[in-house]
């Protein structure tokens, strides 16, 4: 020092043709129970790693920069 990939909710991880950001577990409240669990209901939780453009409108296009891992030198 090159080339490719990933950054979304406490995790793991959807999100297509740009058009109001979701899913599964968690963890919180109801219900059930003597209690716990295990179930069944509900709410709640994010401005999408940062910055900047393009555009009526960015999670998606483009540019830089960080991180993080693959392969090459």
């Nucleotide at each position: 020092g090159g080339a490719c990939g990933c950054u979304u909710a406490g995790c793991u991880c959807a999100g297509u043709u740009g058009g109001u950001a979701g899913a599964g577990c968690a963890a919180c409240u109801c219900g059930u129970u003597u209690a716990c669990a295990c179930c069944g209901a509900g709410a709640a939780g994010g401005u999408c790693c940062g910055a900047g453009g393009u555009u009526c409108a960015a999670g998606u296009c483009c540019u830089c920069g960080a991180g993080c891992g693959u392969c090459c030198a």
Molecule: transfer RNA
Organism: Candidatus Vogelbacteria bacterium CG10_big_fil_rev_8_21_14_0_10_50_13